[in-house]
RNA sequence: AGAGUUUGAUCAUGGCUCAGAACGAACGCUGGCGGCAGGCUUAACACAUGCAAGUCGAACGCCCCGCAAGGGGAGUGGCGCACGGGUGAGUAAUACAUGGGAACGUGCCUUUCAGUUCAGGAUAACGUCGGGAAACUGACGCUAAUACUGGAUAUUCUCUACGGAGGAAAGAUUUAUCGCUGAAAGAUCGGCCCAUGCCAGAUUAGCUAGUUGGUGAGGUAAUGGCUCACCAAGGCUACGAUCUGUAGCGGGUCUGAGAGGACGAUCCGCCACACUGGUACUGAGACACGGACCAGACUCCUACGGGAGGCAGCAGUGGGGAAUAUUGGACAAUGGGGGAAACCCUGAUCCAGCCAUGCCGCGUGAGUGAUGAAGGCCUUAGGGUUGUAAAGCUCUUUUGUCAGGGAAGAUGAUGACGGUACCUGAAGAAUAAGCACCGGCUAACUUCGUGCCAGCAGCCGCGGUAAUACGAAGGGUGCUAGCGUUGUUCGGAAUCACUGGGCGUAAAGCGCGCGUAGGCGGCUUUUCAAGUCAGAGGUGAAAUCCCCAGGCUCAACCUGGGAAUUGCCUUUGAAACUGUAAAGCUGGAGUAUUGGAGGGGAUAGCGGAAUUGCUAAUGUAGAGGUGAAAUUCGUAGAUAUUAGCAGGAACACCGGUGGCGAAGGCGGCUAUCUGGACAAUUACUGACGCUGAAGUGCGAAAGCGUGGGGAUCAAACAGGAUUAGAUACCCUGGUAGUCCACGCUGUAAACGAUGGAUGCUAGCUGUUGGGGGGUUACCUCUCAGUAGCGCAGCUAACGCGUUAAGCAUCCCGCCUGGGGAGUACGGUCGCAAGAUUAAAACUCAAAGAAAUUGACGGGGACCCGCACAAGCGGUGGAACAUGUGGUUUAAUUCGAGGCAACGCGAAGAACCUUACCAGGAUUCGACAUGCCCUCUAUGGACUCCCGAAAAGGAGUCCUUCACUUCGGGUGGGAGGAGCACAGGUGCUGCAUGGCUGUCGUCAGCUCGUGUCGUGAGAUGUUGGGUUAAGUCCCGCAACGAGCGCAACCCUCAUUCUCUGUUGCUAACAGGUAAUGCUGAGAACUCUGAGAAAACUGCCGGUGAUAAGCCGGAGGAAGGUGGGGAUGACGUCAAGUCCUCAUGGCCCUUACAUCCUGGGCUACACACGUGUUACAAUGGUGGUGACAAUGGGCAGCGAAGUCGCGAGAUGGAGCAAAUCCCCAAAAGCCACCUCAGUUCAGAUUGUACUCUGCAACUCGAGUACAUGAAGUUGGAAUCGCUAGUAAUCGUAGGUCAGAACGCUACGGUGAAUACGUUCCCGGGUCUUGUAUACACCGCCCGUCACACCAUGGGAGUUGGUUCUACCUUAAGCCGGGGUGCUAACCGCAAGGAGGCAGCCGACCACGGUAGGGUCAGUGACUGGGGUGAAGUCGUAACAAGGUA
Repeated sequence: AGAGUUUGAUCAUGGCUCAGAACGAACGCUGGCGGCAGGCUUAACACAUGCAAGUCGAACGCCCCGCAAGGGGAGUGGCGCACGGGUGAGUAAUACAUGGGAACGUGCCUUUCAGUUCAGGAUAACGUCGGGAAACUGACGCUAAUACUGGAUAUUCUCUACGGAGGAAAGAUUUAUCGCUGAAAGAUCGGCCCAUGCCAGAUUAGCUAGUUGGUGAGGUAAUGGCUCACCAAGGCUACGAUCUGUAGCGGGUCUGAGAGGACGAUCCGCCACACUGGUACUGAGACACGGACCAGACUCCUACGGGAGGCAGCAGUGGGGAAUAUUGGACAAUGGGGGAAACCCUGAUCCAGCCAUGCCGCGUGAGUGAUGAAGGCCUUAGGGUUGUAAAGCUCUUUUGUCAGGGAAGAUGAUGACGGUACCUGAAGAAUAAGCACCGGCUAACUUCGUGCCAGCAGCCGCGGUAAUACGAAGGGUGCUAGCGUUGUUCGGAAUCACUGGGCGUAAAGCGCGCGUAGGCGGCUUUUCAAGUCAGAGGUGAAAUCCCCAGGCUCAACCUGGGAAUUGCCUUUGAAACUGUAAAGCUGGAGUAUUGGAGGGGAUAGCGGAAUUGCUAAUGUAGAGGUGAAAUUCGUAGAUAUUAGCAGGAACACCGGUGGCGAAGGCGGCUAUCUGGACAAUUACUGACGCUGAAGUGCGAAAGCGUGGGGAUCAAACAGGAUUAGAUACCCUGGUAGUCCACGCUGUAAACGAUGGAUGCUAGCUGUUGGGGGGUUACCUCUCAGUAGCGCAGCUAACGCGUUAAGCAUCCCGCCUGGGGAGUACGGUCGCAAGAUUAAAACUCAAAGAAAUUGACGGGGACCCGCACAAGCGGUGGAACAUGUGGUUUAAUUCGAGGCAACGCGAAGAACCUUACCAGGAUUCGACAUGCCCUCUAUGGACUCCCGAAAAGGAGUCCUUCACUUCGGGUGGGAGGAGCACAGGUGCUGCAUGGCUGUCGUCAGCUCGUGUCGUGAGAUGUUGGGUUAAGUCCCGCAACGAGCGCAACCCUCAUUCUCUGUUGCUAACAGGUAAUGCUGAGAACUCUGAGAAAACUGCCGGUGAUAAGCCGGAGGAAGGUGGGGAUGACGUCAAGUCCUCAUGGCCCUUACAUCCUGGGCUACACACGUGUUACAAUGGUGGUGACAAUGGGCAGCGAAGUCGCGAGAUGGAGCAAAUCCCCAAAAGCCACCUCAGUUCAGAUUGUACUCUGCAACUCGAGUACAUGAAGUUGGAAUCGCUAGUAAUCGUAGGUCAGAACGCUACGGUGAAUACGUUCCCGGGUCUUGUAUACACCGCCCGUCACACCAUGGGAGUUGGUUCUACCUUAAGCCGGGGUGCUAACCGCAAGGAGGCAGCCGACCACGGUAGGGUCAGUGACUGGGGUGAAGUCGUAACAAGGUA
């Protein structure tokens, strides 16, 4: 310090996620030791049991034990119990923190001064008698005190009317103290007041009657509405009152570079609380955790009459919970209470126990050891790795065990811890390693298993048969007595931005003005010193953090010192800036004068054109409307034309990136009233300014209310069309509305998607308004607007660019992932519609911006192609052939599936082929190699048995190894048993190679360097011409190059040279019935080698003087001359594992191999491709002329003969320019004369032929007989542009036989192309895009189903709070004086005082009634979200087919 994730890729925006640190943690796996810390975060839930506050006989009496000394017990009395310990419920301020203040109290402690005298009456204990289950308690009687009371005295005490009045004590014991009383001071602790700081919500905006203040009184330790009476009407609040929710606060802790953010365990300070609520008493101190009273809930005891209790003390129990310890030891230390002290008490404390909860330290051994052992794993089978790791050898002993010694903590004694820490010795490698991860982020990889299953996952995402992502193993990486996971916090996140973000299009500028508070504010001088800056002082507790030292062997930990504590307060200064106050200035702002521009606003009046309606006239059959129609109007006279009238609305031309206005908006003309801006000129005021939360006004269209008006247009509605449907688009009608007045609504893509103001920062051009200057058709300068381009700069880019989105300042508004949602609830406004303000649950990992390359478009431009058009002939109808689907079957083997499967693989299934089925057989195998054993070969022919055959068995005949060191061995061959292996047309073409199809013989596809761009990319390759062509030329930030195109290759067409048999025959000669038949020839044809020829080369025109194009000449051929071969980068996971090869998987007496028979040939049907036809351009008969390519020895097969024929016989010749196949057919002549025919030939019968081991399933052919459909073919669709289509025959391959298929060959031989609008396909450029699996794309909504959260809801349940009233416990206060009454007064009666009871005020709990608010639940209901393959449509994205 960053990284992953939106895309085909890019950049930016933006969220989600990760890597770090931390924790009072929990869970999983694992676990050796020690030190130091920590340990109910949940139920402030309920608690059994024990302990946690007592002590004093030197205050007092009594009782008991004891001879006594002395000890013990319960009481009276004193002090303590208000400390210590626990918890965080409440509390948003009676709290806390920091800093100040005045009107107070303070036991014990310290200091000082003064005292400590005289009396009195009770009472507990105790005794007697009672009550009660108990707790406890009653009556009578006795008694003491440092208990209680009175008197005296009174210093500086208190009160005072200044005369005076009031006010204390306690002794004990012995001789030294401890006490007691009053007063003053100190210290300590506490009470009170003030300022500042201190969470969230405005969907909480108003709150408050003791409320705010005053006077007086009461009360308190003390100020004070603290309380009361009276008076006044105040007090708080947008700088957030009140209300609601949450919360103990701080020192600090965690994190962070810091600023901040989150937290408030342990330790320290403060506060609050003690079952819940209330109350006071005692006391120096409490409204009291282990005190009291009352009420309530709960628990327990009970003899039912009544009682008892409060662990948020330490242990412990139950419960809750993911989760948190022992019913331990000791007062030895530190501290506390009591006591004169000894001492007692102390769950405070000090220790120990439990727990890896955390931090820190140590160990689980060290050295050597290569044959790189064994085993494991992988393997290309060689090896690699685990791995110096182990074993082995040599050492050591931390920890642990055993034995011995043994502290400090303790100033004189006293040690729970503890025979602990520590030290010494002995034996012995001995007692001690796990966890997570290994696709990327992120360090670390292989094999097997699994097969979208099981599972993983923090995000992206893995898994559908070759998973580095699941599970296991081997190996590796990381950390280590721990390691992972989960949860939470900060960080990364500049992702709330003070430091440190944004708002044209990504989320984000209020629709626009005016304006309050607030914020900010021109120049000069002076003043003050609030802000600001500097110095000093006080405080900022300790601990913590940091630094330096020191102590435990180190560290954690602990101790000492320092720094720091960024803060607050006081004080002294400074005066630049901000501010206060005062004075001045003119530049900001405003006023005045003059002037012109303008659809600025309001009201009234006027005008013409047009639409519509009505009247009249002319006139006749249609009009209207559309893509085409129809609804509609019209013979009752429409439309059209003419004239007149009526009424309403809107104002053509001018008209303009022209004007005005704050925005919305404003357009005929005239008048009246009125707002603003601008220019020029000087004069005046003197900062009067800018912005603007609230507030207030204006505010298109639609809509609402009332009343008018109503011509046009026109939601709704009706009808007609369109359509699968059409609640739409189109058409005919048509009502609200559109118009006016008044009122409401208050929203718009109210947009420049750009808030307002001010200043600064190159220009050029157009235009509107005003002004100045000039050389005045015009030029130029300037101010204010309005537009286009453009530098710098900015921007993610697009773009903006003096009218900023540049550089700055000020103020306001707004944003913080997408969806849910601008929705719900609540509030406000509204007549309503609705507007405004405005969430959450839940859900996703994206959503979105700009630009790029493709692809696509029922976008555009240009161009090409038998693409259309123009033609010729077909298919689709029939029969048959053939292939496919389907069906059938034991099997009908498999593959191919739009074009680019379907006469395709198959250039040929009777057996074989053959892969399929049935049955029968074989198992090292039909075929290859190696190892072991036996034998030596062996091969061939024939016969018989069984059998369907294969296989098996028997027999006969012929033949029978080589080399050799002669033992045997080697090579070859045969047989046998097994092992390795063979074998597989079994699966995967989506694991592959190779080959092939297709776009497409389309003209494209790329690279290097350079340049441009943040980048993806662009440029080049685009542009202007041209071409069949990215072909060529020109231009150009490009210059070059490669694969394609073309050419080079083959063939056909012309000529020449050479060659001259098997081919040829012109001339010469011979011969024949005839023939190159023979001699001969090399001229011709031809054969097959070579060469020439064509290049826009020449001429003219055109073009840009180019490339080229058009025409012409010559030429066998003319503009690539015809045809072929040749197929760029790539696309289709295209086809093929059944040609071959091959990874993986599968079978191995079978999915292998052999054999027989069957099947691939089935047949209601559907499709493709063909053949033959439907006839006269034909059929039949006759005639007999002219080709070319090919093939031939298991072959072609002549002549001759036989058969109607297929064919048979025969065998010449020929491995072929020699012989054979071989006959060419269309042609020509005659007949037939339009018929199901002299067309057509299917089907069937009979008899044959050929091939073959074999024609039944299932071959081809022949003869005779039979003579079906079919009379030119619906929608639709195919081929072809010249020697082509059409038509005619011929040959070949395959092949024993079996073509209508396929591949070749020649004969005859056309028609048409205006042209590119349209259909299809393709190319280039451009444009739009929400597409990139790329339009066979993407995507929306209803409905149906499942689940989830949520709103409404008759209600219902509970919490909380407020108001009014009732009731009033305990208690304090007040009253009155009923009962009782020791101390004092009084001779007495009686009084004072006290206690109890009574009355009154206040008041907790409780009750009644009514509100507010929050939550739970609720039949039913609303929308929302999510969910591989549901339904209906197709709304959006392209002009998305109606932008």

The prediction has a mean pLDDT of 85. Small-subunit ribosomal RNA from an uncultured bacterium, 1443 nucleotides, folded computationally. Rfam family: Bacterial small subunit ribosomal RNA. Rfam links the family to the GO terms structural constituent of ribosome and ribosome.